RNAcentral holds the full RNA, with entries from ENA and SILVA.
The part of an RNA shown here (small-subunit ribosomal RNA, central domain) has 350 nucleotides and comes from an uncultured bacterium.
Its Rfam family is "Bacterial small subunit ribosomal RNA". Gene Ontology terms of the family: structural constituent of ribosome and ribosome.
Context: one part of a larger RNA
RNA sequence: CUGGGCGUAAAGGGCGAGUAGGUGGUUUGCUAAGUCAGAAGUGAAAACUCCGGGCUCAACUCGGAGACUGCUCCUGAAACUGGUAGACUUGAGUGCAAGAGAGGGAAGUGGAAUUCCUAGUGUAGCGGUGAAAUGCGUAGAUAUUAGGAGGAACACCAGUGGCGAAGGCGACUUCCUGGACCAAUACUGACGCUGAGGCGCGAAGGCGUGGGGAGCAAACAGGAUUAGAUACCCUGGUAGUCCACGCAGUAAACGUUGUACACUAGGUGUAGCGGGUAUUGACCCCUGCUGUGCCGAAGCUAACGCAUUAAGUUUACCGCCUGGGGAGUACGGUCGCAAGACUGAAACUC
Numbered sequence: 001c002u003g004g005g006c007g008u009a010a011a012g013g014g015c016g017a018g019u020a021g022g023u024g025g026u027u028u029g030c031u032a033a034g035u036c037a038g039a040a041g042u043g044a045a046a047a048c049u050c051c052g053g054g055c056u057c058a059a060c061u062c063g064g065a066g067a068c069u070g071c072u073c074c075u076g077a078a079a080c081u082g083g084u085a086g087a088c089u090u091g092a093g094u095g096c097a098a099g100a101g102a103g104g105g106a107a108g109u110g111g112a113a114u115u116c117c118u119a120g121u122g123u124a125g126c127g128g129u130g131a132a133a134u135g136c137g138u139a140g141a142u143a144u145u146a147g148g149a150g151g152a153a154c155a156c157c158a159g160u161g162g163c164g165a166a167g168g169c170g171a172c173u174u175c176c177u178g179g180a181c182c183a184a185u186a187c188u189g190a191c192g193c194u195g196a197g198g199c200g201c202g203a204a205g206g207c208g209u210g211g212g213g214a215g216c217a218a219a220c221a222g223g224a225u226u227a228g229a230u231a232c233c234c235u236g237g238u239a240g241u242c243c244a245c246g247c248a249g250u251a252a253a254c255g256u257u258g259u260a261c262a263c264u265a266g267g268u269g270u271a272g273c274g275g276g277u278a279u280u281g282a283c284c285c286c287u288g289c290u291g292u293g294c295c296g297a298a299g300c301u302a303a304c305g306c307a308u309u310a311a312g313u314u315u316a317c318c319g320c321c322u323g324g325g326g327a328g329u330a331c332g333g334u335c336g337c338a339a340g341a342c343u344g345a346a347a348c349u350c
Base pairs, nucleotide, nucleotide: 003322004321005320006319007304008303012318014201015200016199021194022193023192025088026087027086028085029084030083031082033081034080035077036076037075038074040072041071042070048066049065050064051063052062053061054060091191092188093187094186095185103177104176105175106174107173108172109171110154115149116148117147118146119145120144121143125136126135162169163168206247207246208245209244210243211242215241216240220236221235222234223233258317259316260315262313263312266295267294268293269292270291271290272289273288274287275286276285299306300305323350324349325348332343333342334341335340
């Protein structure tokens, strides 16, 4: 390399919309590029294989045949792929109706709690721990009552509940806005799937400028512990955490499982929307679609396990892997204010 693989052994891109490309439903006619059949030309010789011959044999060599799997052209076939002209509705999409949702953005509002400030009551402790100490407190703390300020987060509801492509999203109200689902049908007529590059989004932490700063808290300081203690514990505490606008672009970005379609026993919960039955009505019961869980058949798997939400049976397309270390390092390049990110070796060694 042919291959074989990617839940846990190496390997699914963090996620999306989408360009080129690849690939693509049912049906009719035409075409003949792919495809197939026949014929012709060419495919040098040598080498190769087979059958013979010559050196005493063999190597070697000579003759004949085959082969040279290819290319070109001609004639024909028309199932399949492609092309072209038309048709279809099941894939895909659009419209009408109703409900669900922490989906996104902006503005406003609320209560509990912490801290601080002011005032009152009140007096010697408070706080903290395994035990202590640092710390706070007679300049009146802690506790308690009233008032005020400010920032951040939204108890209960809360649920293998919901929504979102992922990251993620949880007080309430209003405005703007995206998506999905169900039901009934009408319309378009393959408009689909995937997607190299490129583009956008992307937790926490980090960076820049300007605000903000209650609590928490890297760094740092002190107290303990200890042989030591640059830690775990305690008292403090600055960046940061919050907001606006930029940058950054990484995570155990995980379901460690790429996306899309189809098919393949069941049982049981739950969320949304229906249909039937029943009823005064709400339940109950039967049933459809969509989502989300658990348990399990066949099958698969090295096993664990997966099992209509597949890791089963197939197809299409993309990404990735190819022994461990060296190493996600060096060098180069691109990007970045920087931190660094992306791309990504080799020597050597086992």
Its mean pLDDT, the model's own confidence on a scale to 100, is 88.